[in-house]
RNA sequence: GGAGUCGACUGGAUGACCGCGACCCUUCGGGGUUGAGGAAAGUCGGGGCUCCAUAGGACAGGGUGCUGGCUUGCGCCAGUCGAGGUGACUCGCAGGAAAGUGCCACAGAAAAUAAACCGCCGUCGGUUUCGCCACCGUCGGUAAGGGUGAAACGGUGCGGUAAGAGCGCACCAGCAUCCCGGGUGACCGGGAUGGCUAGGCAAACCCCACCCGGAGCAAGGUCACGCAGGGAGAGAGCGGUCCGCUCGUUGACACUCCCGGGUCGACUGCAUAGAUGGAUGGUCAUCCACGGUCCCACCUGCUUCCACCAGGAGGGACCCGGACAGAACCCCGCUUACAGGCCGACUCCCCGC
Numbered sequence: 001g002g003a004g005u006c007g008a009c010u011g012g013a014u015g016a017c018c019g020c021g022a023c024c025c026u027u028c029g030g031g032g033u034u035g036a037g038g039a040a041a042g043u044c045g046g047g048g049c050u051c052c053a054u055a056g057g058a059c060a061g062g063g064u065g066c067u068g069g070c071u072u073g074c075g076c077c078a079g080u081c082g083a084g085g086u087g088a089c090u091c092g093c094a095g096g097a098a099a100g101u102g103c104c105a106c107a108g109a110a111a112a113u114a115a116a117c118c119g120c121c122g123u124c125g126g127u128u129u130c131g132c133c134a135c136c137g138u139c140g141g142u143a144a145g146g147g148u149g150a151a152a153c154g155g156u157g158c159g160g161u162a163a164g165a166g167c168g169c170a171c172c173a174g175c176a177u178c179c180c181g182g183g184u185g186a187c188c189g190g191g192a193u194g195g196c197u198a199g200g201c202a203a204a205c206c207c208c209a210c211c212c213g214g215a216g217c218a219a220g221g222u223c224a225c226g227c228a229g230g231g232a233g234a235g236a237g238c239g240g241u242c243c244g245c246u247c248g249u250u251g252a253c254a255c256u257c258c259c260g261g262g263u264c265g266a267c268u269g270c271a272u273a274g275a276u277g278g279a280u281g282g283u284c285a286u287c288c289a290c291g292g293u294c295c296c297a298c299c300u301g302c303u304u305c306c307a308c309c310a311g312g313a314g315g316g317a318c319c320c321g322g323a324c325a326g327a328a329c330c331c332c333g334c335u336u337a338c339a340g341g342c343c344g345a346c347u348c349c350c351c352g353c
Base pairs, nucleotide, nucleotide: 001349002348003347004346005345006344007343009341010340012287013286014285015284016283017282018281020035021034022033023032024031025030037324041335042334044333045332046331047330048329049216050215051214052213061212062211063210064209065208066079067078068077069076070075080094081092082091083090084089095207096206100205101204102201103200104199117146118145119142120141121140122139124137125136126135127134154172155171156170157169158168159167173197175194176193177192178191179190180189181188182187220268221267222266223265229259230258231257232256233255236250237249238248239247288322291319292318293317294316295315296314298312299311300310301309
């Protein structure tokens, strides 16, 4: 100097004028205070709060799934393992396939109790031949070779064999069991023994471990116009009584008083912005970034030198112009979007000393 990785911050500033919402004051003219974000977004996860349901437990259903720590929880941090990158670093839906069931497209003979298409080997028969060889066919052996596939049932070598084969052996890889050492642990390093070998998929069912009631501020609470409903009273009618007082009963209609639920609606829930279909804005001036054009003078390369040309940084004038986005019960996370600026740590490559 170039190319990158990770983490954090910022998200125009000041003033004037005109407006908007909420609250307060007012002499009713007005005045004062205050008013979006890092994600307010997606509404994905969790919690608070509220109502409903609920003896306890289990089943069903759903969710989560390496280890340690923190957290009410979601989740976060640090690590292990696997994958990618030269590296800084990034990504991971990361329990069990040796409990069981199931699936493995296309191609291929065969896709999981392996398999015989070509090839190789043997027997028998035929053609030919004196005979062997060769060729054709039949029956069998063979997974070493070819070919198909994402995947073909360990790899290399020696022995062995008619040809072959963990059939036997050596080494290697991998698996299981045990032991030693390190680590809290996931796991890592090493050793011994064993049978010669065990495919993949659990984001298929399933098994194991842990967790989980439902609905959501249009939750819910308080007050409650009207209409309808319930109760009481007295009037009135009828009956008993010789009459009155009095008692009982009925209640369609009208009157008075009382009662509960509850519609419209209001308030609350509700916040140092706040809500009600929803305020938080606009214009101008100056400045700060970013970008563009022109001018000035400079450096580097090219050139013998200059000029032209290419690149770089500086000053001046003018133009343009600030991303993603907009609270709605609250909080914590996750995810997604984001022009430009700025800070810190680190990696790789090249050059110079």
This is a predicted structure of a 353-nucleotide RNA (Bacterial RNase P class A) from an Acidimicrobiales bacterium. Taxonomically the source falls in Acidimicrobiales (Bacteria, Bacillati, Actinomycetota, Acidimicrobiia). It matches the Rfam family "Bacterial RNase P class A". Rfam describes the family as follows. Ribonuclease P (RNase P) is a ubiquitous endoribonuclease, found in archaea, bacteria and eukarya as well as chloroplasts and mitochondria. The family's RNA type in Rfam is ribozyme. The sequence is in RNAcentral, with records from ENA. A source record names the gene rnpB.